Transfer RNA from a bacterium, 72 nucleotides, folded computationally. It matches the Rfam family "tRNA". Rfam describes the family as follows. Transfer RNA (tRNA) molecules are approximately 80 nucleotides in length. Rfam links the family to the GO term triplet codon-amino acid adaptor activity. The RNAcentral record of the sequence draws on ENA.
RNA sequence: CGGGGCGUAGCGCAGUGGAAGCGCGUCCGGUUCGGGACCGGAAGGUCGGCCGUUCAAAUCGGCUCGCCCCGA
Repeated sequence: CGGGGCGUAGCGCAGUGGAAGCGCGUCCGGUUCGGGACCGGAAGGUCGGCCGUUCAAAUCGGCUCGCCCCGA
């Protein structure tokens, strides 16, 4: 320098045009003498950033940043 993959909640991931969900974790409550386990509920994400396409973008296009891989 060129090519490819990934980037979504604190962590691990799903969602590939109609606007975001699962597990773990956190918080509150139940249960217990108390805790763990179990049960119920809640909070938490401008989907890495900017621009564009579209009635509508996490999703499509361009540029860019970060990490990883391949080639020179």